[in-house]
Predicted 3D model of a 101-nucleotide RNA (c-di-GMP-I riboswitch aptamer) from Sulfurovum sp. Model confidence (mean pLDDT): 85 of 100.

């Protein structure tokens, strides 16, 4: 230095609900609370999940430099694509306090 952390010491945050206020919404911010957290700091990268919209997505062949267009098939209103939330869903980045083995 890194990793991992019990006993403890100083300390953080701050679930659910109210009350304000922004949002179309999931929610976000402030103020009270204080359920629990050892990273409940920070990051929307990759799922999960919610929200708004709601009807296309994608394989494979033909034309063709691409695009466009045609043709066959899967999947999809039991929700396609697209935006947007959610870090106190799960990974995974970054970064931190004390400290016995």
């Nucleotide at each position: 230095a890194a990793a991992g952390u019990a006993c403890a010491a100083c300390g953080c945050c701050a679930c659910c609900c109210c009350u304000g206020u922004c949002g179309c919404g999931a929610g976000g911010c402030a103020g009270g609370u204080c359920c629990g957290g050892a990273a409940a700091g920070c990051c929307a990268u990759g799922g999960g999940u919610c929200u708004u919209u709601g009807a296309u997505g994608u394989u494979c062949c033909c034309c063709c430099c691409c695009a466009c267009g045609g043709g066959a098939g899967c999947a999809a209103g039991u929700g396609a694509g697209a935006a947007g939330a959610u870090c106190g869903c799960c990974a995974g980045g970054c970064u931190g306090c004390c400290u016995c083995a």
It matches the Rfam family "c-di-GMP-I riboswitch aptamer". The literature on the family includes a 2007 paper in Nucleic Acids Res by Weinberg et al., "Identification of 22 candidate structured RNAs in bacteria using the CMfinder comparative genomics pipeline". Rfam describes the family as follows. GEMM was predicted in a large-scale screen for bacterial structured RNA regulatory elements. Of the family's consensus pairs, 94% are formed in the model. The organism belongs to Sulfurovum, within Bacteria.